[in-house]
RNA sequence: AAUGAAAUAAAAGCGCCAGGACUAUUUUUCCGAUCGGUGGCGAGAAAUAGUUGACGAGGUGGAGGUUAUCGAGGGUUUCGGCGGAUGCCUCCCGGCUGGAUAUCUCAGUCGUUUAGCUUUACCCCAAAAACAAUAAGGCGACUUAUUGGACAAAAGGGUAUAGAAAGAUGUUC
Numbered sequence: 001a002a003u004g005a006a007a008u009a010a011a012a013g014c015g016c017c018a019g020g021a022c023u024a025u026u027u028u029u030c031c032g033a034u035c036g037g038u039g040g041c042g043a044g045a046a047a048u049a050g051u052u053g054a055c056g057a058g059g060u061g062g063a064g065g066u067u068a069u070c071g072a073g074g075g076u077u078u079c080g081g082c083g084g085a086u087g088c089c090u091c092c093c094g095g096c097u098g099g100a101u102a103u104c105u106c107a108g109u110c111g112u113u114u115a116g117c118u119u120u121a122c123c124c125c126a127a128a129a130a131c132a133a134u135a136a137g138g139c140g141a142c143u144u145a146u147u148g149g150a151c152a153a154a155a156g157g158g159u160a161u162a163g164a165a166a167g168a169u170g171u172u173c
Base pairs, nucleotide, nucleotide: 014083015082016081017080019079020052021051022050023049024048025047026046027045028044029043030042055071056070057069061092062091063090064089065088066087093111094110095109096108097107098106100171101170102169103168104167105166117163118162120160121159122158123157124156131148132147133146134145135144136143137142
């Protein structure tokens, strides 16, 4: 960045665009020395109108705080700005483990799907854009779609392995 009301649709690499970059149109400036005139190319400025401005994976107990995970691509802008957000920390509530069991503290760790935590190994999870080709829209910058062929990491799940891990009271054996 006019204001108010109602309805519908729409989300987390999500939404928006006063910077920047790019495009178009119009106007205008510059281009050896002397006088006058004209035009073209190129470069710049202003105004107006547009375009661009994050590719998937993963992730939500509540409250507060806070610059919120993972890789791909690119290396020019996925830059910059604003808003939001499932991240992280603290507290609360709750789950699991602490070697029979219950309760209360304590410690660790997680979030209702809460299969305790850590080490190591294996398996699952497993991509999309970029790229190439084609088509449509646009004066253009660009946008949308289809086809083709690939390539991740973290988190999570499963199996195995190794390691560390309380106290009190009651009950049972």
Molecule: glmS glucosamine-6-phosphate activated ribozyme aptamer
Organism: Oceanobacillus damuensis